[in-house]
Small-subunit ribosomal RNA, 5' domain from an uncultured prokaryote, 509 nucleotides, folded computationally.
Context: one part of a larger RNA
RNA sequence: ACGAACGCUGGCGGCAUGCUUAACACAUGCAAGUCGAACGCUAUCUUUGAUAGAGCGGCGGACGGGUGAGUAACGCGUAGGAAUCUACCCAGUAGUGGGGGACAACUUGGGGAAACUCAAGCUAAUACCGCAUACGCCCUACGGGGGAAAGCGGGGGAUCAUGAAAGCUCUUGCCGGAAGAUGAACCUGCGUUAGAUUAGCUAGUUGGUAGGGUAAUGGCCUACCAAGGCGACGAUCUAUAGCUGGUCUGAGAGGAUGAUCAGCCACACUGGAACUGAGACACGGUCCAGACUCCUACGGGAGGCAGCAGUGGGGAAUAUUGGACAAUGGGCGCAAGCCUGAUCCAGCAAUACCGCGUGUGUGAAGAAGGCUCUAGGGUCGUAAAGCACUUUCAGUAGGGAGGAAAGGGUGAUGCUUAAUACGUAUCAUCUGUGACGUUACCUACAGAAGAAGCACCGGCUAACUCCGUGCCAGCAGCCGCGGUAAUACGGAGGGUGCAAGCGUUAAUC
Numbered sequence: 001a002c003g004a005a006c007g008c009u010g011g012c013g014g015c016a017u018g019c020u021u022a023a024c025a026c027a028u029g030c031a032a033g034u035c036g037a038a039c040g041c042u043a044u045c046u047u048u049g050a051u052a053g054a055g056c057g058g059c060g061g062a063c064g065g066g067u068g069a070g071u072a073a074c075g076c077g078u079a080g081g082a083a084u085c086u087a088c089c090c091a092g093u094a095g096u097g098g099g100g101g102a103c104a105a106c107u108u109g110g111g112g113a114a115a116c117u118c119a120a121g122c123u124a125a126u127a128c129c130g131c132a133u134a135c136g137c138c139c140u141a142c143g144g145g146g147g148a149a150a151g152c153g154g155g156g157g158a159u160c161a162u163g164a165a166a167g168c169u170c171u172u173g174c175c176g177g178a179a180g181a182u183g184a185a186c187c188u189g190c191g192u193u194a195g196a197u198u199a200g201c202u203a204g205u206u207g208g209u210a211g212g213g214u215a216a217u218g219g220c221c222u223a224c225c226a227a228g229g230c231g232a233c234g235a236u237c238u239a240u241a242g243c244u245g246g247u248c249u250g251a252g253a254g255g256a257u258g259a260u261c262a263g264c265c266a267c268a269c270u271g272g273a274a275c276u277g278a279g280a281c282a283c284g285g286u287c288c289a290g291a292c293u294c295c296u297a298c299g300g301g302a303g304g305c306a307g308c309a310g311u312g313g314g315g316a317a318u319a320u321u322g323g324a325c326a327a328u329g330g331g332c333g334c335a336a337g338c339c340u341g342a343u344c345c346a347g348c349a350a351u352a353c354c355g356c357g358u359g360u361g362u363g364a365a366g367a368a369g370g371c372u373c374u375a376g377g378g379u380c381g382u383a384a385a386g387c388a389c390u391u392u393c394a395g396u397a398g399g400g401a402g403g404a405a406a407g408g409g410u411g412a413u414g415c416u417u418a419a420u421a422c423g424u425a426u427c428a429u430c431u432g433u434g435a436c437g438u439u440a441c442c443u444a445c446a447g448a449a450g451a452a453g454c455a456c457c458g459g460c461u462a463a464c465u466c467c468g469u470g471c472c473a474g475c476a477g478c479c480g481c482g483g484u485a486a487u488a489c490g491g492a493g494g495g496u497g498c499a500a501g502c503g504u505u506a507a508u509c
Stems, first nucleotide, its partner, number of pairs: 004505005011356004016351001017349002019314001024312003028309003033059003039055001041053005066267003075192007084184002089180001093176001095174002097131001099129002106121006137146003151172001153170003193239003200230003205227008242264004246257004269290005292303004320346001322345003328342001329340004359389004369380004393450001395445005403436001407431009453498005458479003464493005474481002
């Protein structure tokens, strides 16, 4: 000093930490959704506009969370480099015209035990496909050629019986360039465990040319050509290991270590592969193979906790199948909001650290009792009793902050505009959101009342006597004790040291 464990003991609070072993197998629940202000449909009704549902469509499921198996490597750390991409975001620039055909949902019919699936028919869109246009963009043999888009919502609206459309306006989307920011990919120098009882290793191997491939350089891949490349400054092989900021220790130099927190990397039952996408070769996506588990009508299907809880197993050993989205943050949404086992909280554990308490003063008849004794006494010991006080903490009752900013209503003033609509910004005012929570804190009440143990006492090392035992029983970190007066074994009295802890053990400095 500890992510500790074990033994004895145990009052309270704060704060942190909690499977180091089997990357063993997992019952159950939850952990990623959201948008009706893209779209058609169905149902209900508080019926001229809401709610719910499945579907199509968009964005997000590449973040957040877990684990350390693999990896001795440009993996990490540090310092540089040039041949790259980057959704959402920010500021700016040029546009947003006109058409078409489908597929779900739905209906009908069929197959299947199920998972699910097949066929025909109908339909919408910010889904899909042409056409037009092209500042800049891409290709070019410099003649030329190629290439885009999507609307939704709010307001108002002449004519007018009504309603709607056109045109107007605002917000927000969409598309093409270029810039930034952020994130990511690549290359290089140096550093990064042990073994020589591992000395040679290498054929896409090393380099060149041409091509392919990639966002991009490159044997990354292919064809051809050359025969190179690495190595005692330790290649190759084997073993071990995630790396770092840090942490522990130490006067330092060093040594050990890499839990929690933070950065990077790798992995997601085992192995392989690609698809979609700005981004994955994707923990809660897809496909194939394998092992295992489950369902089955035997034809076939389903699954992946190294997410949060929890179970079995392993182990010396490690917690609740809890609450809330109130705060912080994230996804979607114009917003209201919805989702969030991230997170914030609570529960369990003296696991670590810190703080507090278990009373205070007085009290000699030095009581009784214990132990001891040279039998006088000594000691426990002002200790107790008694007397006088106090009430922290725990208990009971009452009061009671802060964590809350937002959001919503109304009004005013700006901006925008044809507009005193709408929208938006600021201000004022009203309202209003807390899981924790019986919160922190404060007040009152009662009564010393509810709260001390553990190890040691031969030397090292603070602390001694009696009895029992008799090389026995036993002790022990080292030296060593015990064979009849043992301060060393066991018990007792007394003492010493720490104290809600005290000892022991393991590994480390």